[in-house]
Context: one part of a larger RNA
RNA sequence: CACCGCCCGUCACACCACGAAAGCCGUCUAUACCAGAAGUCGGUGAGCUAACCCGCAAGGGAGGCAGCCGCCUACGGUAUGGGCAGUGAUUGGGGUGAAGUCGUAACAAGGUAGCCGUAGGGGAACCUGCGGCUGGAUCACCUCCUU
Numbered sequence: 001c002a003c004c005g006c007c008c009g010u011c012a013c014a015c016c017a018c019g020a021a022a023g024c025c026g027u028c029u030a031u032a033c034c035a036g037a038a039g040u041c042g043g044u045g046a047g048c049u050a051a052c053c054c055g056c057a058a059g060g061g062a063g064g065c066a067g068c069c070g071c072c073u074a075c076g077g078u079a080u081g082g083g084c085a086g087u088g089a090u091u092g093g094g095g096u097g098a099a100g101u102c103g104u105a106a107c108a109a110g111g112u113a114g115c116c117g118u119a120g121g122g123g124a125a126c127c128u129g130c131g132g133c134u135g136g137a138u139c140a141c142c143u144c145c146u147u
């Protein structure tokens, strides 16, 4: 490149990130219960026992050991709940893209002034009703300011 301008939304195509989602999977965690290895500790200890004590001895005592019982308890299991990741058919809008489709909503009074709120309606921009604003053009009048 200045109206042969600018510009809005749906739709179509491609890519990107995000949200929702029946669920699936993982991890952490809470509560209740089940079960309970090893081990300390406690009890028991009729079996076993060189050292210490008594005894000439046999044997007895003390201590210890095995075994058994109990408390605590790791891992594990069952049920219910919570947190955090991953994944998920499908779905929702968003962003970007040379440019494509449909219209032309906005920018000039943009050809129905525009915008805000709200309700209804519509392929889409939008349209209509009600209320509000001037950040509306034009014409006339009033007030004020400047010359």
Base pairs, nucleotide, nucleotide: 003110005107008103009102011100013097014096015095016094018092019091020090023087024086026084027083028082029081030080031079032078033077034076039072041070042069043068044067047065048064049063052061053060054059113134114133115132116131117130118129119128120127121126
A computed fold for a 147-nucleotide part of an RNA from a Nitrospinales bacterium, annotated as small-subunit ribosomal RNA, 3' minor domain. Rfam family: Bacterial small subunit ribosomal RNA. Its mean pLDDT, the model's own confidence on a scale to 100, is 83. The sequence was found in a public genome assembly. NCBI's taxonomy places the organism under Bacteria, Pseudomonadati, Nitrospinota, Nitrospinia, Nitrospinales.